[in-house]
RNA sequence: GCCGAGGUAGCUCAAUGGAAGAGCAAUCCCUUCGUAAGGGAGAGGUUGAGGGUUCAACUCCCUCCUUCGGCU
Numbered sequence: 001g002c003c004g005a006g007g008u009a010g011c012u013c014a015a016u017g018g019a020a021g022a023g024c025a026a027u028c029c030c031u032u033c034g035u036a037a038g039g040g041a042g043a044g045g046u047u048g049a050g051g052g053u054u055c056a057a058c059u060c061c062c063u064c065c066u067u068c069g070g071c072u
Stems, first nucleotide, its partner, number of pairs: 001071007010024004018055001027041004048064005
């Protein structure tokens, strides 16, 4: 330099055009003499950045940033 795959909650990952979710972690509550385990509740997101298409974009298109892999 070229090609490919990723970037979504604190962490690991879903959502493949129609109101962004789960598990774990953290917080609070229940249970216990207390702790752990177990149960419940609420919270936590400018979906890497900027544009474009569309009535509507995490999703499609373009550019850039970044991570990983391959080729030279």
A computed fold for a 72-nucleotide RNA from a Candidatus Microgenomatia bacterium, annotated as transfer RNA. The sequence is in RNAcentral, with records from ENA. It matches the Rfam family "tRNA". Rfam's curators write: Transfer RNA (tRNA) molecules are approximately 80 nucleotides in length.